A computed fold for a 346-nucleotide part of an RNA from an uncultured bacterium, annotated as small-subunit ribosomal RNA, central domain. It matches the Rfam family "Bacterial small subunit ribosomal RNA". Rfam links the family to the GO terms structural constituent of ribosome and ribosome. The RNAcentral record of the full RNA draws on ENA.
Context: one part of a larger RNA
RNA sequence: CUGGGCGUAAAGGGCGCGUAGGCGGUUUUGUAAGUCAGAUGUUAAAGACCCGGGCUUAACCUGGGGGAUGCGUUUGAUACUGCAAGACUAGAGAAUGGGAGGGGAGAAUGGAAUUUCCGGUGUAGAGGUAAAAUUCGUAGAUAUCGGAAGGAACACCAGUGGCGAAGGCGAUUCUCUGGACCAUUUCUGACGCUGAGGCGCGAAAGCGUGGGGAGCAAACAGGAUUAGAUACCCUGGUAGUCCACGCCUUAAACGAUGGAAGCUAGACGUUGGGACUUCGGUUUCGGCGUCGCCGCUAACGCAUUAAGCUUCCCGCCUGGGGAGUACGGUCGCAAGAUUAAAACUC
Numbered sequence: 001c002u003g004g005g006c007g008u009a010a011a012g013g014g015c016g017c018g019u020a021g022g023c024g025g026u027u028u029u030g031u032a033a034g035u036c037a038g039a040u041g042u043u044a045a046a047g048a049c050c051c052g053g054g055c056u057u058a059a060c061c062u063g064g065g066g067g068a069u070g071c072g073u074u075u076g077a078u079a080c081u082g083c084a085a086g087a088c089u090a091g092a093g094a095a096u097g098g099g100a101g102g103g104g105a106g107a108a109u110g111g112a113a114u115u116u117c118c119g120g121u122g123u124a125g126a127g128g129u130a131a132a133a134u135u136c137g138u139a140g141a142u143a144u145c146g147g148a149a150g151g152a153a154c155a156c157c158a159g160u161g162g163c164g165a166a167g168g169c170g171a172u173u174c175u176c177u178g179g180a181c182c183a184u185u186u187c188u189g190a191c192g193c194u195g196a197g198g199c200g201c202g203a204a205a206g207c208g209u210g211g212g213g214a215g216c217a218a219a220c221a222g223g224a225u226u227a228g229a230u231a232c233c234c235u236g237g238u239a240g241u242c243c244a245c246g247c248c249u250u251a252a253a254c255g256a257u258g259g260a261a262g263c264u265a266g267a268c269g270u271u272g273g274g275a276c277u278u279c280g281g282u283u284u285c286g287g288c289g290u291c292g293c294c295g296c297u298a299a300c301g302c303a304u305u306a307a308g309c310u311u312c313c314c315g316c317c318u319g320g321g322g323a324g325u326a327c328g329g330u331c332g333c334a335a336g337a338u339u340a341a342a343a344c345u346c
Stems, first nucleotide, its partner, number of pairs: 004317003007300002012314001014201004021194003025088007033081002035077008049065006091191001092188003095184004103177007110154001115149007125136002162169002206247006215241002220236004258313006266291011295302002319346003328339004
């Protein structure tokens, strides 16, 4: 090397773009590198194998023969792969015309609510809980009406509905901007798939600088509970949550299911387009779901959005603990992240 695997047992990289590499549609001609066949040279002797011989036999010694992966040279074959040249349109891309969308960035605007402040009415309670207390209130609270300020989030619509590669995205309007889908079948003519390294994006928390700070709220303080209560409950409350810029790069980053392509019964719902329609519906392409054959699976279950049947490429696993740790390297302001053992032990 020849294996077996990765939804839940160990195992899919958080996600994308893409370099090298690997793999690659139909067809013609050429070439003959891979591939296949023949010939030939070499492949020392000894050993091994076959047939004999010599020691009383055997071990041992010895004669002859055959064989030998491979490598070189040469003559051919041309199905497949490669290479060169040409052609094609089913893959891929472009064009034109459409409609859908919380896709992204920036700016402006809006109403409800909480809080605080100012003013009016008004009086003794209010809060809170299982019950209380801390707390607030006669310096006028709670309640209620009017006004103002400020910050954050956008009820209903709202839907196993939509969009995005993932993280994620939900008030309204404007500007800029990405992608997907459908139709026409006009153009290019394999331009493709995957992708080690690399580069970029990446919830929350956290970090740096400067703002902002309504509500909520780690830490912290107090009140309860309790044997205790460094908790659960209550009253407060600072970082933080918000904005700008720069870091961090991790999550049960989950569909615990890598990407691409082809093939393999259906039924129902829903969403975005198209065609036809007797307006009931039928049909076609793209998505999101539920159920269900064949098949698969240890079972659960999956089942055209596969965990079925195949091909290509990448990542990963190899008993439990030690340990995602130590050491070293790289990255980081730090927190730490990443790469990643061994002794020992069962």